Model confidence (mean pLDDT): 83 of 100. The RNA shown here (transfer RNA) has 72 nucleotides and comes from a Candidatus Peregrinibacteria bacterium. The sequence was found in a public genome assembly. Its Rfam family is "tRNA". Gene Ontology term of the family: triplet codon-amino acid adaptor activity. Rfam's curators write: Transfer RNA (tRNA) molecules are approximately 80 nucleotides in length. Their secondary structure includes four short double-helical elements and three loops (D, anti-codon, and T loops). Further hydrogen bonds mediate the characteristic L-shaped molecular structure. tRNAs have two regions of fundamental functional importance: the anti-codon, which is responsible for specific mRNA codon recognition, and the 3' end, to which the tRNAs corresponding amino acid is attached (by aminoacyl-tRNA synthetases). tRNAs cope with the degeneracy of the genetic code in two manners: having more than one tRNA (with a specific anti-codon) for a particular amino acid; and 'wobble' base-pairing, i.e. permitting non-standard base-pairing at the 3rd anti-codon position.
RNA sequence: GCCGCUGUAGCUCAGUGGUAGAGCAACGCACUUGUAAUGCGUAGGUCACCAGUUCAAUCCUGGUCAGCGGCU
Numbered sequence: 001g002c003c004g005c006u007g008u009a010g011c012u013c014a015g016u017g018g019u020a021g022a023g024c025a026a027c028g029c030a031c032u033u034g035u036a037a038u039g040c041g042u043a044g045g046u047c048a049c050c051a052g053u054u055c056a057a058u059c060c061u062g063g064u065c066a067g068c069g070g071c072u
Base pairs, nucleotide, nucleotide: 001071002070003069004068005067006066007065010024011023012022013021018055026042027041028040029039030038048064049063050062051061052060
């Protein structure tokens, strides 16, 4: 330099155009002599950024940035 993949909750990841979810973590309550475990609940998101297409974009298109990999 060229090509490809990834970017979504604190962490690991789902979600292929129509209200953003799970597990773990955090917090509260119950249980316990107490803690852990367990059960129930709560909170937590500009879906990396900018533009375009569309009635409608996490999703499709282009660009930018960051990370990873391949080729030379």